About this RNA:
Predicted 3D model of a 77-nucleotide RNA (c-di-GMP-I-GGC riboswitch aptamer) from a Candidatus Aerophobota bacterium. Model confidence (mean pLDDT): 83 of 100. Rfam family: c-di-GMP-I-GGC riboswitch aptamer. Gene Ontology term of the family: cyclic-di-GMP binding.
RNA sequence: ACCGAAAAAGGCAAACUAUUCGAAAGAAUAGGACGCAAAGCCACAGGCCUGUUUACACGGCAGCUGGGCUACCGAAG
Numbered sequence: 001a002c003c004g005a006a007a008a009a010g011g012c013a014a015a016c017u018a019u020u021c022g023a024a025a026g027a028a029u030a031g032g033a034c035g036c037a038a039a040g041c042c043a044c045a046g047g048c049c050u051g052u053u054u055a056c057a058c059g060g061c062a063g064c065u066g067g068g069c070u071a072c073c074g075a076a077g
Stems, first nucleotide, its partner, number of pairs: 002077001003074002011036002016031006034063001040069003044066003047061003052055001
């Protein structure tokens, strides 16, 4: 460094519910845990979602894949 243990410490939090924001997708906060070893960050490529004048524009999704940046712990190999 790769790797990721029927390990330890710590972390995140799907669906759903409430409130708020938004035209919507969706987001924020609180509750809640299905899961996650980058489920930390970035819309760069592809993809998906929303809207519309239907091939474009704006917005969204990082918990879809790839890529970039950063990072806790630690056995075996």